The RNA shown here (transfer RNA) has 81 nucleotides and comes from Sphingomonas aurea. The coordinates come from a structure-prediction model, not an experiment, and the mean pLDDT is 80. Lineage of the source: Bacteria > Pseudomonadati > Pseudomonadota > Alphaproteobacteria > Sphingomonas. It matches the Rfam family "tRNA". Gene Ontology term of the family: triplet codon-amino acid adaptor activity.
RNA sequence: GCCCCUGUGGCGAAAUGGUAGACGCGACCGACUCAAAAUCGGUUGCCGAGAGGCGUGCUGGUUCGAGUCCGGCCAGGGGCA
Numbered sequence: 001g002c003c004c005c006u007g008u009g010g011c012g013a014a015a016u017g018g019u020a021g022a023c024g025c026g027a028c029c030g031a032c033u034c035a036a037a038a039u040c041g042g043u044u045g046c047c048g049a050g051a052g053g054c055g056u057g058c059u060g061g062u063u064c065g066a067g068u069c070c071g072g073c074c075a076g077g078g079g080c081a
Stems, first nucleotide, its partner, number of pairs: 001080007010025003018064001026044006045054003057073005
């Protein structure tokens, strides 16, 4: 230098172009217990008092609608030279 793959909450990981964060782990609160473990219930992206707004690596495009399709860039992995 060229080619391919990947990028989603704290972590893993789903989502056919049509309600974004399912599900699991972890964390926090509670129940149970003398206390704990185990188990069970609830909560768990950001801004905002709220209403609401924003958020899938960054940026632009296609579309009524994009995490998903297309271009450029960035980062990681693999291959060729």